[in-house]
Context: one part of a larger RNA
Order: sequence, then C1' cells, then structure tokens
RNA sequence: ACCGGCGAGUUAUGAGGUCCAGCAAGGUUAAGCAGGAAAUGCGGAGCCGAAGCGAAAGCGAGUCUUAAUAGGGCGGAAAGUUGGAUUGCAUAGACCCGAAACCACAGUGAUCUACCCAUGUCCAGGCUGAAACACAGGUAAAAAUGUGCGGAGGGCCGAACCUAUAUCCGUUGAAAAGGGUUAGGAUGAGGUGUGGGUAGGGGUGAAAUUCCAAUCGAACGUGGAGAUAGCUGGUUCUCCCCGAAAUAGCUUUAGGGCUAGCCUCAGGGUGAGAUUGCAGGCGGUAGAGCACUGAUCAGGAGAGGGACCUACCCGGUUACCAAACCCAGUCAAACUACGAAUGGCUGCAAUUAUACCUGGGAGUCAGACUACGACUUAUAAGGGCCGUGGUCAAAAGGGAAACAGCCCAGAUCAUCAGCUAAGGUCCCAAAUGCCGUGCUAAGUGGCGAAGGAUGUGGCGUUUCAUAAACAACCAGGAUGUUGGCUCAGAAGCAGCCACCAUUCAAAGAGUGCGUAAUAGCUCACUGGUCGAGAGACGCUGCGCCGAAAAUGUCCGGGGCUCAAGCACGGAACCGAAGCUAUGGCAGAUAGCAAUAUCUGGGUAGGGGAGCGUACUUAACAGGAAGAAGCAUAACCGUAAGGAUAUGUGGACAGUUAAGCAGUGAGAAUGCCGGU
Repeated sequence: ACCGGCGAGUUAUGAGGUCCAGCAAGGUUAAGCAGGAAAUGCGGAGCCGAAGCGAAAGCGAGUCUUAAUAGGGCGGAAAGUUGGAUUGCAUAGACCCGAAACCACAGUGAUCUACCCAUGUCCAGGCUGAAACACAGGUAAAAAUGUGCGGAGGGCCGAACCUAUAUCCGUUGAAAAGGGUUAGGAUGAGGUGUGGGUAGGGGUGAAAUUCCAAUCGAACGUGGAGAUAGCUGGUUCUCCCCGAAAUAGCUUUAGGGCUAGCCUCAGGGUGAGAUUGCAGGCGGUAGAGCACUGAUCAGGAGAGGGACCUACCCGGUUACCAAACCCAGUCAAACUACGAAUGGCUGCAAUUAUACCUGGGAGUCAGACUACGACUUAUAAGGGCCGUGGUCAAAAGGGAAACAGCCCAGAUCAUCAGCUAAGGUCCCAAAUGCCGUGCUAAGUGGCGAAGGAUGUGGCGUUUCAUAAACAACCAGGAUGUUGGCUCAGAAGCAGCCACCAUUCAAAGAGUGCGUAAUAGCUCACUGGUCGAGAGACGCUGCGCCGAAAAUGUCCGGGGCUCAAGCACGGAACCGAAGCUAUGGCAGAUAGCAAUAUCUGGGUAGGGGAGCGUACUUAACAGGAAGAAGCAUAACCGUAAGGAUAUGUGGACAGUUAAGCAGUGAGAAUGCCGGU
C1' cells in the first nucleotide's frame, strides 16, 4: 500500500410538541399481593383535568386594590386524560476517537545513575631528585657551602585503566550515543569489585534543573476515569419536495454562544403581500449658487500699522502692509435665498400570489469577486470599511486558449430532430477565403504615458499667384557714410543712441559667416529666364518614435496585408444541458374523475416516501429429485434492490402480516488479521 473483518446519535428518567389508540367531565393507577421472571386480576394512596382571584384570612364567575357599587390588574367562550410511536431539549460519559495535565496509594523502584557507609582490589616502564642522615668544609659556637646517601610530590613523560579535545565516518547505524585518527588524567579530590543506605509535595547534586532502570521543571504502576477539550478528525442504504446564512444587538466576547433576521414543517383566519400606471403629499443628496457661515484671485478706495521728516505739541511725506466697503472672477462633508433623478408613504385601478399569526425543527454569526455611490490608504493593492445590484458560495452547460466571483444561460429523463444567445464563420475547429464603401504599411492589429515628428486620409480658415506666384538659375544689392558715441581700433555686423536722406527697377545706417580693424562671402529687396500652383494655421481618422530582463519567439498555434487588421452598412450560417419538437417520470393547483395548467440545479438544513440486514410471533409454502453460501449471465424495477438459470456446495432456509434492534463504511496519520 491493497484486500477482508470490526468501527460512531444509544439507554434511563423528567417536562414539552406532533401523530395514533382507549375512555371521556372525567382519565389513570404506584408500591404491594396473586400469577409463569406472563397476560391479567386485586390495589384509588396519589397525579392531571373540570374556576378563578388574593400575600393571606377569604370570597367566588368573579376576585384583588380601595372609602368607593369609580377606575385599573388578573380571570370568565373553546376537553381532558392514560398509553404507544416519533421529534428536539434537560440530567446523566450522552455520536465516536484524541490531550498536555491534577489528585490518591503506610503502592513499586538506587541491579542504571548521584552521594554516603563497610570491606576488598588495581595502577608496565622511564624521568626528576625535597626533607632527614653521613662525611668533608667552615665558625668562638653556628649558619652557609660541597660530596654522598636518601626517595618526597593532588611532581614530569608514558601503557593498562578512567575520561572525552578536535575532526571524519556513521544518521531506516554494526551500535536507541558507536568506529577511525587525535587528545586529557594516569600515587590521586585516583580507578574499580562486592555488600549496604537515602524515594517522588521526596532523594541526590565539586550545581548542569544534573541524576533517580534507554522516562525527569517533578519517576513508574494502578486508581479517581469514559477527567475536561468553546479545538482537529471521522460519522456507514436510496429516492422525492422546499431551501438558507456568513447580518444586528449583547457577551472576560471576537474561529464560542444567546435573542432577532433569513430556511423548513403543521395548523389558522383570511386576501392583508408584490409589481406597474394614475393622483396626492414627504425629503435636502447629485447638480447649481454665493444672501448666510467660512475660504479665495485681481482692481478700486482706504480706517489702522510700518518707514522717513519734524518734534514742545499739532502734524507732514510715502513705488510699503492692509481690515470694513465697492466691482469683476472662484471654492466647501460638517455653507444653502435654490434643487432633481432614484426613493419612501397614502389612495384608486390593472396584473400577479404572496403576506401575516400560532406552534415544532433547524442551520447561519471567517464570506469572495464584479459594476456603481462614498470613506480610508498614496483618488496604491487580489488592501481595509459601508451602501445598492449581480454572480460564486450552494450552479452544471456555451464563450473569454487555459481561468469559483466576467459575458450568455439556470441541467426532471430520453432522441444520430429543429431554432437561437453570448461568441464566432482561412486551417487546427462547427459555420462566409460573403457583399458594399473607406482607412492602415506599422505584422499596427497582437500591452503602455508625458512628450516629439514635412507618415498618410478627411474637413476648414487664411495669404500669394498668367498684371507670372513658390523653388531653382543669371544679374544687381548703391550714395551721404568709416552715421554719432565709445574705443588702441569699432568702417552694416563687441557695446550704447539714433535709424535719417539721396540715386533708383531695387538695395536695412543692415540677416548671418568673416577681419586686429579694413577687405571678402551672403541675406533682405529688385530685374530677367521659366510657366501653375505655392505657403501659413486649425480640427479630425489610422499609423511612427518614446519602448530595457533574465530557458525560446509572448496573436491559443499555423499563418494573415484592396486581410484572415480597423471603421461603417448589409445578407447568410455555426453555436448551449436556453427555446421548440416527440415520448416517459414526479410534484403542486383546479376538478368526483378523465384531464388541464404550472413546476422539478442545489451545500448547511427542514419535511416526505421507501430498500436491505439480524432476531421474535403468526399463517403459508420450500429442501438429499440438493437449503444457505460462493461463481457466472445479454432478465426485472425510477433508486436502494429483486428474481431466474447453470456450476459449486452438502443442511438448512424462505414468503406474507406485524414487532424489535449490537441494522447498512471508503475515508477517523482508525483497530485487528492476511498478502
């Protein structure tokens, strides 16, 4: 891992609801006795009901309050009771499994280990060479010194032995702590044998919460004990009808609960409910506005202030600041002399079928995205928080390549029939290489901004032009004058001021280059050649640049250019579990029925109807001419399931009606067994 077996809402009591049955103004017994561990009989104590009100005395269809015959409160119509079944609740382990923990015991443990006691035992070899002693030596006597002897030391090196420094291996190991290399101690606070002692709210501890039998911030065993678990997991056959919530309030409450909201079932009176239209009245949002409350830009006019002058005071000046005020222009969630749409209320109609009350049973209290209206954040978030609608949740099908929340559309079943939606129609791949008019050249389409650009199409305004425009080419582009000033110089062309006049077809006191300054080149402007359009500006369609990312190209791919791209118009077709057609099933409503109409996605959850297993009772029928079980099969039923045949098997077993339950497994890191 698979297969097989086992494996989870039970039982008792109590008070409720519903259904069924008995009796009924009544219903019923309990213990006990008899009996078969019966049925049943006896047993009426007791309980519930038939009357209530009051604290009570008490009164009574009334009563209490009270002075009250007043008012007010509670009553006065309506059948109960006993048993059975079922459903939820309460009390019990209460659907099952699961803690870490807590407590108890003259409970078991010091054969491991910590410390202690008693008694034994072990430590190769080598090195160093303390004291004491002897002799020498020395002294007044000593000390000191030297040599020898001696053999001290938690002394030195290093095996056994004890330990465990570093590293490698090992890590389902050879080993639940080891192996290799290396390392520390090795006569000591040393190692070790045997026997004994200290016990869990405790011992022991050269102290680490260390050790106390592979277990230690409190051992192990048994018991309280099925501790408790607002937590996780699991909870076993079928079909039919309806079908949620993820919100509010409160909560030592926030992943739990209670009540309400939303679901379901039964009963009830009834037509209240919903949508649309019309009529009436409600409101202060969007927008708008600036009288109010505030904010705000420019101008005017200016009390007041600043600065300066004058100072004895009075005062004066001002290109400074500036309130109230005037005029023009603006802004506001906490501004409004205005003010919608939507909304909500009432009435009347139409269409529809809900709504409400009483009672039983729930589940839900983590919501998600999307569109719109706000807040918050950074007018960030697949962010947070509200409101309104949708979808998902609990919804399959078609589209979006793939894709809970987007678009279309809500799956009762069957069909090798048809029509459509969104979306599509060159091939992958069902359906147009469809028709018409344009655009795009960028593979734009098939990501992207500010900004930039003689891309290209459309529209418009305006200027010049056969009295010849624009471009190109030929020629001119002069004189006073080197204007004045400045300057070393300043001559059109460093800078400042002025910018006149003349000759002309035209020519600036000069557009740019250039020089030290001149010179030189050029432009404006004019004539000629040529001969038809040439400029400027604006709006707009589609494109271009802007455009850098990590495996290999970013249309789903191939591939596509008068498209298979984009815009507009048109005609066909494809396309879903939608709709239609035909047939079947079920539910609801109406109906006596035939039938008609509508309905049948579904998690939590409510309700209904069934299948199967074991045993019991009764009746019936089966079996050695072969029961159950097992294997196979194209049979029957809407499902759970049920027959039949053959083989195997070798002795029990079924149908019908009822009853009773150890009654249905795929999941619980389930338990046991097998492979």